Notes: Predicted 3D model of an 84-nucleotide RNA (Bacterial small signal recognition particle RNA) from an Actinomycetota bacterium. Its Rfam family is "Bacterial small signal recognition particle RNA". The family's RNA type in Rfam is non-coding RNA gene. The organism belongs to Actinomycetota, within Bacteria. The gene name in the source record is ffs.

RNA sequence: GUCUCGGACGGCGGCAAGUCGUGAACCUGGUCAGAUCCGGGAGGAAGCAGCCAUAAGCGGCCUCUGUCGGGUGUCCGGGAUCCA
Numbered sequence: 001g002u003c004u005c006g007g008a009c010g011g012c013g014g015c016a017a018g019u020c021g022u023g024a025a026c027c028u029g030g031u032c033a034g035a036u037c038c039g040g041g042a043g044g045a046a047g048c049a050g051c052c053a054u055a056a057g058c059g060g061c062c063u064c065u066g067u068c069g070g071g072u073g074u075c076c077g078g079g080a081u082c083c084a
Stems, first nucleotide, its partner, number of pairs: 001082001002080009012069005018061005028053004036045003
C1' cells in the first nucleotide's frame, strides 16, 4: 500500500414524527335558509342544500426530532497477512 472489523463526527437517501394543504352526495360532528312534519296559536321536531370543523386516505415541505440503510466523506483504533 491492499483487504477486513469496530467507533466518532458529517453528507446523502428511505420511513416515522412534525407542519401545511386537501379531504365524507347519504353512510362524521356543528350550524341549519327554503321546503316538510306536529300544533288552534305561541312554539316545537326531524332535517336536504349551503357554510364551518374533522376521520381515514392522499399530496407538499423537511428547518428542528427519532430510526433504518449505503459501490458515502474525514478522523481514530483493532485484525489479516496478499504485494512492495